[in-house]
RNA sequence: GAAUGGGCCGGGGCGGCGCCAAGUUCUGAACCUGGUCAGGUCCGGGAGGAAGCAGCCAUAAAGGACCGCUGACGAGCGCCCCUGCCUAUUC
Numbered sequence: 001g002a003a004u005g006g007g008c009c010g011g012g013g014c015g016g017c018g019c020c021a022a023g024u025u026c027u028g029a030a031c032c033u034g035g036u037c038a039g040g041u042c043c044g045g046g047a048g049g050a051a052g053c054a055g056c057c058a059u060a061a062a063g064g065a066c067c068g069c070u071g072a073c074g075a076g077c078g079c080c081c082c083u084g085c086c087u088a089u090u091c
Base pairs, nucleotide, nucleotide: 001091002090003089004088005087006086007085008084010082011081012080013079014078015077017074018073020071021070023066024065025064026063027062033058034057035056036055041050042049043048
């Protein structure tokens, strides 16, 4: 000096993990959200009309669950690669 192998620092890639956002889904308002409004109420001579409680449906704020896929961040867990250093064997 070369080849093969091992260890360490640093860097990178991929994967995994955590968290947040987004997403999906569920819950979700006595009145103070929307729709539909039985009964009842009101207006009307009547036909009919008006507001509208309960119920039902939907939804806001908010919350729960999931988080496979997407994005950001964190720790630096695994594998691989690169630089450097140390080291073993052989030539």